This is a predicted structure of a 146-nucleotide RNA (c-di-AMP riboswitch aptamer (ydaO/yuaA leader)) from Priestia taiwanensis. Its Rfam family is "c-di-AMP riboswitch aptamer (ydaO/yuaA leader)". About the family: This family represents a conserved RNA structure found upstream of the ydaO and yuaA genes in Bacillus subtilis and related genes in other bacteria. Gene Ontology terms of the family: regulation of gene expression and cyclic-di-AMP binding. The prediction has a mean pLDDT of 80.
RNA sequence: UUCGAUAAAUCGCUGAGUCUAUUAUUAGAGCGGGGGAACCAAUUUUGUGACGUUUUGUCACUUGGGGUGAAUUCUUGAAAAAGAUAGGGCUACUUCCAAGGCCCGAAUCCGACAGCUAACCUCGUAAGCGUUUCGGGAGAGGAUUA
Numbered sequence: 001u002u003c004g005a006u007a008a009a010u011c012g013c014u015g016a017g018u019c020u021a022u023u024a025u026u027a028g029a030g031c032g033g034g035g036g037a038a039c040c041a042a043u044u045u046u047g048u049g050a051c052g053u054u055u056u057g058u059c060a061c062u063u064g065g066g067g068u069g070a071a072u073u074c075u076u077g078a079a080a081a082a083g084a085u086a087g088g089g090c091u092a093c094u095u096c097c098a099a100g101g102c103c104c105g106a107a108u109c110c111g112a113c114a115g116c117u118a119a120c121c122u123c124g125u126a127a128g129c130g131u132u133u134c135g136g137g138a139g140a141g142g143a144u145u146a
Stems, first nucleotide, its partner, number of pairs: 011130004018029004030125006040115001047061005064113001065110004073084004087104005093139005099133001
């Protein structure tokens, strides 16, 4: 000097998931999600099992449908999975444009049921990681000198 690994702190990244008080998710602020009129839109079928049964209700399930999310769709395959893809992210002052590089393209919830939706009602505030190439426009900030 270079490469690799580990630990701590700082810093940074995905994400709504931060801050304050208090020490008990307790209470707020902030941020984020769901339900829910009129108008508008839509007019299309509606699942299975058990219990009870006067009406019809209760419980369970997931094929129908719906929600959170970038995470959809297609092809191949008996399956596992593979390839691609709508779309999404990072590349260290912020942002816009452009080029290059590296990635993701999941999971899960509701339980036959929900369009939009003011008032109103209600819920979450986790989890997981370690990128730092180049140019231009605009802006912010710092250092040095006078």